This is a predicted structure of a 112-nucleotide RNA (FMN riboswitch aptamer (RFN element)). Its mean pLDDT, the model's own confidence on a scale to 100, is 85. Its Rfam family is "FMN riboswitch aptamer (RFN element)". Rfam links the family to the GO term FMN binding. From the family's description: The RFN element is a highly conserved domain that is found frequently in the 5'-untranslated regions of prokaryotic mRNAs that encode for flavin mononucleotide (FMN) biosynthesis and transport proteins. The sequence was found by an Rfam model in a public genome assembly.
RNA sequence: UUGUGUUUUCAGGACAGGGUUAAUUUCCCGACCGGCGGUAUACCCCGCGAGUAAUAACUGAACUUGUGAAAUUCAAGUGGCGACAGUAAAGUCUGGAUGGGAGGAAAUAUGA
Numbered sequence: 001u002u003g004u005g006u007u008u009u010c011a012g013g014a015c016a017g018g019g020u021u022a023a024u025u026u027c028c029c030g031a032c033c034g035g036c037g038g039u040a041u042a043c044c045c046c047g048c049g050a051g052u053a054a055u056a057a058c059u060g061a062a063c064u065u066g067u068g069a070a071a072u073u074c075a076a077g078u079g080g081c082g083a084c085a086g087u088a089a090a091g092u093c094u095g096g097a098u099g100g101g102a103g104g105a106a107a108u109a110u111g112a
Stems, first nucleotide, its partner, number of pairs: 001112010017029003031092002033082002035048004043080002051058002062078005084095003
């Protein structure tokens, strides 16, 4: 440095301000947020988790220009997306969830 086993631990963020209304953090203007691994640094490239299902499976969204050896990841610009249940219609509130979890870290045992 690396393979394997065991244990412990960690592991999701966000409606400011305003309008309408009997009532909305749910509508409208606007604001804000982005799990994990891979790869030139990624919400929208590939894969995973979560979610819906039930042992079949399904599951969102990006382009242009520039720099560079290399970027759909950086810079500039303009766009787009976001489970279920509840409730005035929700990515942001409340709830399942003091849950689950991709995976990260540490300790330890053992092999190379």